[in-house]
Molecule: Bacterial RNase P class A
Organism: Pseudomonadota bacterium
RNA sequence: CGGACCAGACUGAACGAUCGCCAGGAAGAAUUGUCCUGGAGGAAAGUCCGAACACCGCAGGGCAGGACGCUCCAUAACGUGGAGUCACGGUGACGUGAAGGAAAGUGCAACAGAGAGCAGACCGCCGGUUGUUCCUCCGGGACAGCCGGUAAGGGUGAAACGGUGCGGUAAGAGCGCACCAGUUUUCCAGGUGACUGGAAAAGCUUGGUAAACCCCGUCCGGUGCAAGACCAAAUAGAGAAGCGCUUGAGGACUGCCCGUCCGAGCUUCCGGGUAGGUUGCUUGAGGUGUACGGCAACGUACAUCCUAGAUGAAUGAUCGUUGCCCCGGUUUCGGGUAACCGUAACGGGGAACAGGAUUCGGCUUACAAGCUGAUCCGACCG
Numbered sequence: 001c002g003g004a005c006c007a008g009a010c011u012g013a014a015c016g017a018u019c020g021c022c023a024g025g026a027a028g029a030a031u032u033g034u035c036c037u038g039g040a041g042g043a044a045a046g047u048c049c050g051a052a053c054a055c056c057g058c059a060g061g062g063c064a065g066g067a068c069g070c071u072c073c074a075u076a077a078c079g080u081g082g083a084g085u086c087a088c089g090g091u092g093a094c095g096u097g098a099a100g101g102a103a104a105g106u107g108c109a110a111c112a113g114a115g116a117g118c119a120g121a122c123c124g125c126c127g128g129u130u131g132u133u134c135c136u137c138c139g140g141g142a143c144a145g146c147c148g149g150u151a152a153g154g155g156u157g158a159a160a161c162g163g164u165g166c167g168g169u170a171a172g173a174g175c176g177c178a179c180c181a182g183u184u185u186u187c188c189a190g191g192u193g194a195c196u197g198g199a200a201a202a203g204c205u206u207g208g209u210a211a212a213c214c215c216c217g218u219c220c221g222g223u224g225c226a227a228g229a230c231c232a233a234a235u236a237g238a239g240a241a242g243c244g245c246u247u248g249a250g251g252a253c254u255g256c257c258c259g260u261c262c263g264a265g266c267u268u269c270c271g272g273g274u275a276g277g278u279u280g281c282u283u284g285a286g287g288u289g290u291a292c293g294g295c296a297a298c299g300u301a302c303a304u305c306c307u308a309g310a311u312g313a314a315u316g317a318u319c320g321u322u323g324c325c326c327c328g329g330u331u332u333c334g335g336g337u338a339a340c341c342g343u344a345a346c347g348g349g350g351a352a353c354a355g356g357a358u359u360c361g362g363c364u365u366a367c368a369a370g371c372u373g374a375u376c377c378g379a380c381c382g
Base pairs, nucleotide, nucleotide: 001378002377003376004375006373007372008371010370011369013322014321015320016319017318018317019316021039022038023037024036025035026034041353045364046363048362049361050360051359052358053224054223055222056221065220066219067218068217069216070084071083072082073081074080085099086097087096088095089094100215101214105213106212107209108208122154123153124150125149126148127147128146129145130144131143132142133141134140135139162180163179164178165177166176167175181205182204183202184201185200186199187198188197189196190195228279229278230277231276237270239269240268241267242266243265250262251261252260253259286305287304288303289302290301291300292299293298324350325349326348327347329346330345331344333342334341335340
C1' cells in the first nucleotide's frame, strides 16, 4: 500500500430565531394567560425467552404436554452471557454447530443392482457329477447341463458388513499372522472439568437417519398493570332504623300560608359497584466515575447524579448559519512527459431505521452516513 476478519455499554449533526404540544413549580388572578425547569431509543420495535410485582390456584405424588441437552464459570433468573473442549470450513485472522443415546425397540432410504441389514451368487473363481468331443488314449483337455463351495476379482450404487501384505486353501474367507484404522475394557500422566497425550488386552469390526417416533437426563401451576387497591353519580335490593296507614306520612295545584283533590307508603342509613376519578407510576437486581479482584462475563468498596410518566395518548414545524456525504463542470494551487491524481472555491442534491405506555435482564430483527480499537494474508521499502 492492497485485500480481508472481528469487536465497540461508538456517533446517530450542532447553534440561533419564530410559532406550537405535555408535565411540574412560582406569583398573580378567578380564568386564562405570563415566567422558570424538564420532556424517547440504540434499537423505545418483534413480544421470543427469563425475572420483579400483583391476583387466582396449590397436602403430596403421578400421567399428559412443552422447553432444553459438551464442560466450567457468571447471574436474582434464563432457553442468556463469558472462557474453554470437540467436529467441520478457511493459507490465516476467524466462522459455523439443537454438540446425550443408532450396541433398547419401531420406522424410513428414489433410481440402479443378484443382493440394502445379523444381506447377497449376476459375471467370475473352485470342487463333484452326467453327456458330447479332441489328443500323444489305464491319463489329460475343451464345451454344455445339473449339484455344491466361495464375498478374493468384475459390475450396480450416496452407501455392499474394516484396509494393505504374507501365509493358508480345491478356490476363498480375520481362517491365522504382521502393520495400520476403529471399538470396548483396564492402567499411567496432564487438566476443576469437557477432554488431551501415551500404554496394554480382546479378532471385538458394530452402516446412515433421533429439527422420524422413541429412550435417558434437567426444568416448567395459570393469568398479566386492561394485574390489583381505593373513592364513587346511576340501576337492581340480603338488610337496619324512624315516621305513617282514615286521629292522613307524603304528593299535586304553588315560592309560602289557607283551601281543594289524590293518597299507602315515605325518609335516612347500610349494601352494591356502572360511568367517572385517584392510586399502582416510576429511586431502580439504577446510571456515571475511580480503585481493587477476575483471562473474561461479572463482582466488591467509595464518591457522585436523579434522568418522560402521558391515557382519543405530549416531545413538533418552518427559516437561517455552520459541519458531514454524494454528483457535476469551470477555476486556484501542488505533483506528473502525458493520461490523470490530490487540493480549495463556486453550483446542485441528500441525511437512515424508527418512537415510550408497570419495570428490569437478555435474544432477534431494522438502520443513511461515518468513527475508534485489535488481528490476519499478500506485495514492496529500510